Context: one part of a larger RNA
Order: sequence, then C1' cells, then structure tokens
RNA sequence: GGACGAAUGCUGGCGGCAUGCUUAACACAUGCAAGUCAGACAGGAAGUGGUGUUUCCAGUGGUGGACGGGUGAGUAACGUGUAAGAACCUACCCUUGGGAAGGGAACAACAGCUGGAAACGGCUACUAAUACCCCAUAGGCUGAGGAGAAAAAGGAGGAAUCCACCCAAGGAGGGGCUCACGUCUGAUUAGUUAGUUGGUGAGGCAAUGGCUUACCAAGGUGACGAUCAGUAGCUGGUCCGAGAGAAUGAUCAGCCACACUGGGACUGAGACACAGCCCAGACUCCUACGGGAGGCAGCAGUGGGGAAUUUUCCGCAAUGGGCGAAAGCCUGAUGGAGCAAUGCCGCGUGAAGGCAGAAUGCCCACGGGUCAUGAACUUCUUUUCUCAGAGAAGAAAAAUGACAGUAUCUGAGGAAUAAUCAUCGGCUAACUCUGUGCCAGUAGCCGCAGUAAGACAGAGGAUGCAAGCAUUAUCC
Repeated sequence: GGACGAAUGCUGGCGGCAUGCUUAACACAUGCAAGUCAGACAGGAAGUGGUGUUUCCAGUGGUGGACGGGUGAGUAACGUGUAAGAACCUACCCUUGGGAAGGGAACAACAGCUGGAAACGGCUACUAAUACCCCAUAGGCUGAGGAGAAAAAGGAGGAAUCCACCCAAGGAGGGGCUCACGUCUGAUUAGUUAGUUGGUGAGGCAAUGGCUUACCAAGGUGACGAUCAGUAGCUGGUCCGAGAGAAUGAUCAGCCACACUGGGACUGAGACACAGCCCAGACUCCUACGGGAGGCAGCAGUGGGGAAUUUUCCGCAAUGGGCGAAAGCCUGAUGGAGCAAUGCCGCGUGAAGGCAGAAUGCCCACGGGUCAUGAACUUCUUUUCUCAGAGAAGAAAAAUGACAGUAUCUGAGGAAUAAUCAUCGGCUAACUCUGUGCCAGUAGCCGCAGUAAGACAGAGGAUGCAAGCAUUAUCC
C1' cells in the first nucleotide's frame, strides 16, 4: 500500500447493486416449509320438491415425499481434483419391434360389538378396483435327449382417437465400482498388519472384489515416511504479488458428509431416508401412573454464547419443481419488499458576481497580518427535498403483476433538507500562542515532557480524506 462475511469510537443526506451467526453441529415456544390424482375404485356427505348435473371427501390404489432447501460435526479418505477403465443398474423421457386371451380369492372403508385417560386399537360379517393371485400365450432366458421357470389393466369420448399397462432392444440423462497422479503438520510417533496378503470351493451383490465363509499358503506395507498423534470438508475460485509464490475456501457453482446421539433394516428404479419406521440413550412435554408425544444444521422467530450478524413480512405475477388428460392444487424453492453506511459504485450538501478588504476570533515588531470572496448583499439554478397530476416494461394468442401507485415523466414551491473525521517533531502533506513543568500525559518506530514543549492539554490556523473518517483484529 492492498484486502475483509469484520467489530469499535465519532459522525451521518440520497440512490443502484451486492452481502449479513465466522462463536454453542447449544436448547428451542408459535406459525408455515410436500403434496397431488374423483378421467383407477367402492362408498359417504353437501345441494335440489324429485330426476339429472355439480361440489367436497376420511379409506383402498397410483405417483412424488431419494428433488428442491440447510449445515460443515465427522472425514487425511478413491473424500475431492485431473486423466483413464470394465464387471454393472436406471422410475419418469425419447426411438424401434411385439403384446394385452380366460378365470379367481381377498382386504380396508362402511356396519355391529368392544378395549383405552389419551396415543391408538381388537373381534365379527359385507364389498370394488389400474390392489392381489391362478392359467394361457412369447423371433426372449437357462439348457442341450427329454425339459424347466416367467407378463399385462384399464380410463375418457358418440366416434376418430387420446392417456395409461406388459415384454424386448437401443438412446439420453443419472448413479454404483476400479485404477494412475496431486492433496496439511509432527520422527520428542519406526515399525505395522490375522480377514491381515494371496489362492481354491461355496455364498452374496445390479456388478468386480476377503464383500462374507471353510480350507491352504505366509504373505502385505514401511525412511520415496508406513503406523500413530494433531489439524482440516475438497474444488472452480477469492485475496495479495511484476512474477515465482504465499494465504484462504463467506456469498455463487460442482462433489462429499450429516440431520438430537448411537445402531438397524423396511419400502422403493433409487434411501439404509432432515420434516418415514424400529431399538437403545440423553433431554423436553402430556398422563387417569397403566402408558404416550417430540427433534428448526428448512423460512421467520426466542433464549443462550459472543466484539458481532436482519422481518414471527408479501406473492405464486415471473422462473423452475411435484401430481393431474386438463382446469388446477401445492411450493418459506423462488420472485420481491423490510432492517443494517456491512461493502462497492454514483450523486448531492449550491453556482456566478461581490472591497468600505465589514464585525468577532487568533497572531503581532502595534505599523499591521490572517481567517477571507469567506459572510452580508445582487443575480441565477433546482440535482436532491416537499406537494400535486400522470404512470410502466417485466405477460410469447386472450386472461393473470406480489413488487407498486414503485421506477419514470410533468407541474408548482423555495438555497431551501444535507459535513464530518483524523492528523500537523522526523518517517509524512500540514505551525503558532497559552497552560503544564520528568507532573499530567503521549507513543506505530525513533522518542517527547525536569519554566519560553512546532511531540502533552486547549485555542486559532493549516493538511489529508470525505458520507464517511480513524482505531483494532487477520492475510499478502
């Protein structure tokens, strides 16, 4: 000198764009953050004088809750980054070739009875389906004499047709796995390893593999730093630097890991699953003491910790996501507004004229000098500001705008609403007076102050920045 997710002191006019718990992965009141489909299905309710039409729905069923959003505790590891590879899976989507024939038995809901304080159940009887099962079929699979196992579903419409369903092949996108190289510190950590290293058989997996198991062999790794210990999410990037390189990993983007702590599986194309399940633990709450409920590292918000970090806001109008044939519904993703000079950028706090060089202040050699064209005064302007009127784009045929009566435009008014902070011995731009008297104090370093202090304190003046200025912490 530069930088910052900064904080503190003094000060503070406006706008645009960004950013905002770095500490306790501490505990959380309250509300919301994942639903949707009645064009799969039986049924119930509302409504109507009745039929028909319509609307809503606990339940069965489908699909999505594995995305999106948060955090960085763990992890020194194929975790991540770069570059390769072979033994794999893939719902929805796209392309291609085929298919969907015949039957059956249930279980919810509803009804009845009944247990429990509640959470939630139990028994009996009935019933539908795109739920479940059997059978048939298959240019497919295994196998080689025969043979064996295995699919499907309908809905809407007057119809054309559309949407769903099953099998097979390919694609796209996504994911799992392997490997080469790179990836912090310590030797005051030198040996370490028994499923350990390899083989055979078996099992298991979507797949390779000690992944698991039985047997066999005794290997594997290490001074090119193993093991152990400490620290740490990694990267694109960010910041400094002429570069080499050093530091760092907030926001944005990619990957990973985690979801009160530890463990486990279920369902599913996909999880060993943040707002799913089971078990154990700590904590909080309810209880009729028998038993139950919960998980903000989602968005707001509260307490606590801390030098320190925002609203319990508006809207699905836009962009996307889920479901749906669609209308549409849901969406604290997201779009916006609010708060904070936290940062960057831009603008303003007036402009021109004005000497009797006004008054006060300060200095003085008492002549004057300086503040100082500064003020007053004259003329002008209106960026800003206040008031009034008009008023968007963002919305691809129509309709639909949270932002927002915002941005912007027009008119009126009046210099009106708007300057501080630090420094002035040298480094380092800027000097005198008064007070103090090694005291009070100052200080980044050198140092200053013991009676004329340009270094302390005050005043006048000056210098540097400027809606900021200085200090502190950290990095180069």
Predicted 3D model of a 476-nucleotide part of an RNA (small-subunit ribosomal RNA, 5' domain) from Pinus tabuliformis. Model confidence (mean pLDDT): 84 of 100.